The RNA shown here (Bacterial RNase P class A) has 352 nucleotides and comes from an uncultured Actinomycetes bacterium. Its Rfam family is "Bacterial RNase P class A". About the family: Ribonuclease P (RNase P) is a ubiquitous endoribonuclease, found in archaea, bacteria and eukarya as well as chloroplasts and mitochondria. Its best characterised activity is the generation of mature 5'-ends of tRNAs by cleaving the 5'-leader elements of precursor-tRNAs. Cellular RNase Ps are ribonucleoproteins. RNA from bacterial RNase Ps retains its catalytic activity in the absence of the protein subunit, i.e. it is a ribozyme. Rfam links the family to the GO terms tRNA processing, ribonuclease P activity and dimeric ribonuclease P complex.
RNA sequence: UGAGUCGACUGGGUGGCCGCACUUCGUUCGCGAAGUGAGGAAGGUCGGGGCUCCGCAGGGCAGGGUGCUCGCGAAAGUGAGUCGUGGCGACGCGCAGGAAAGUGCCACAGAGAACAGACCGCCGAUGGCCCACGGGCACAGGCAAGGGUGAAACGGUGCGGUAAGAGCGCACCAGCGUUUCGGGCGACCGAGGCGGCUCGGUAAACCCCACUCGGAGCAAGGUCAAACACGGGAGAUGGGCGGCUCGUCCGUCCGGGAAACUGGACACUCCCGAGGUAGACCGCUCAGAUGGAUGGCCACCCAUCCUCCUUCGGGAGGUGGACAGAACCCCGCCUACAGGUCGACUCACCGU
Numbered sequence: 001u002g003a004g005u006c007g008a009c010u011g012g013g014u015g016g017c018c019g020c021a022c023u024u025c026g027u028u029c030g031c032g033a034a035g036u037g038a039g040g041a042a043g044g045u046c047g048g049g050g051c052u053c054c055g056c057a058g059g060g061c062a063g064g065g066u067g068c069u070c071g072c073g074a075a076a077g078u079g080a081g082u083c084g085u086g087g088c089g090a091c092g093c094g095c096a097g098g099a100a101a102g103u104g105c106c107a108c109a110g111a112g113a114a115c116a117g118a119c120c121g122c123c124g125a126u127g128g129c130c131c132a133c134g135g136g137c138a139c140a141g142g143c144a145a146g147g148g149u150g151a152a153a154c155g156g157u158g159c160g161g162u163a164a165g166a167g168c169g170c171a172c173c174a175g176c177g178u179u180u181c182g183g184g185c186g187a188c189c190g191a192g193g194c195g196g197c198u199c200g201g202u203a204a205a206c207c208c209c210a211c212u213c214g215g216a217g218c219a220a221g222g223u224c225a226a227a228c229a230c231g232g233g234a235g236a237u238g239g240g241c242g243g244c245u246c247g248u249c250c251g252u253c254c255g256g257g258a259a260a261c262u263g264g265a266c267a268c269u270c271c272c273g274a275g276g277u278a279g280a281c282c283g284c285u286c287a288g289a290u291g292g293a294u295g296g297c298c299a300c301c302c303a304u305c306c307u308c309c310u311u312c313g314g315g316a317g318g319u320g321g322a323c324a325g326a327a328c329c330c331c332g333c334c335u336a337c338a339g340g341u342c343g344a345c346u347c348a349c350c351g352u
Stems, first nucleotide, its partner, number of pairs: 001348010012301007020037007039323001043334002046332005051217004063213005068081005082096001083094004097208002102206002104202003119147002121143003126140002128137003155173006174198002176195008221282004230273006238250005251266006302321001305318005
């Protein structure tokens, strides 16, 4: 100098004028004054909790959730690590228990896809057949070395061995199991010994193991409480006519009765009551509404961008500041974000 990685912060400032909401004070009840008034995400409403209501003897089954270690945390999460994986690196990413408990599945290609497998091949020592006794045939059979298919073919390389081969034997390497020593709180890591043990993948397939799990939500829910209707009490006693201490006619409802019939109530006013609808208040906040305030204009300054001028230092004019806006509270996660500032680190090249 160039290319990158990670983290933190900021996201207009000052002044004036006019408005809005709440609280307090004053008031001549008209209003006035003072104070306070959005965010890092207030957002998505995705997790967890407080709070509220409902449910709940005890145990089991079924079902759901979580799944490396340690710390913090009420939990959700989060910090630092381990392991795996991508990157030269700083660093990024990870629904990260068990496949040696059992079951299932593994397209296409391929002979064969999990108790492996003879398609092309190799051998044919042994047994069989033939023979000119040198051998021949490839019949029984043996073989996983080589080729070929595939994402994956049941460890790799070499030597020995064999008829040909094969962890069949051995050496080294890789993995697994087991064991010893060392490091770490731990997950785990390093070194050595032993065992030919060589076992494929998939659990975001069933399943196994460990831990864990009631439901609904502030329109939750609570307090007060009209009107109409209902129940009780007092005054009082349905409607029409005659014209009123009464008589007569007409009804509706309830009870008794087989029916005829019979008993009671009806309108209005006042009081009380239960229930809890309309409504009001609380829940609801040192921002705080309950149709939802937190805004607008002007001047100067600071960024940004554009145009012009330039003595290349700069100057003039214009433009104009992202995402977004509380609604019970708190902790998280995720998503959006113009521009600017700071810090730590990596790689490449050049110079000293």
Record summary
The model forms 94% of the base pairs in the Rfam consensus.